A computed fold for a 78-nucleotide RNA from a soil metagenome, annotated as c-di-GMP-I riboswitch aptamer.
């Protein structure tokens, strides 16, 4: 640079969740890791204490298509 594939935003539809958001069909924005991982950050949500108010910090969620690690991995010139 080819080849064989893969995954699937955003929206719908149903369905769980208090909410972010998660799963199932559709349906492609895009993606060489957009396979796995919640270890660190970021940033959402919920919740408690302070607090006049803006906010602050603390729990518990969540986000992996935010970002850095960590684990695996096609195909090739290599």
């Nucleotide at each position: 640079a080819a080849a064989a594939g893969g995954c699937a935003a955003a929206c719908c539809a149903g369905u769980c969740g208090c909410a972010a958001g998660g799963c199932u069909g559709g349906g492609g924005c895009g993606c060489a890791a957009a396979g796995c991982u919640a270890a660190g950050g970021g940033c959402c949500g919920u919740u408690u204490a302070c607090g006049c108010a803006a906010g602050u910090a603390g729990g518990c969620g969540g986000u992996a298509g935010c970002c850095u690690g960590g684990c695996u991995g096609c195909c090739g010139a290599a």
Description: Of the family's consensus pairs, 95% are formed in the model.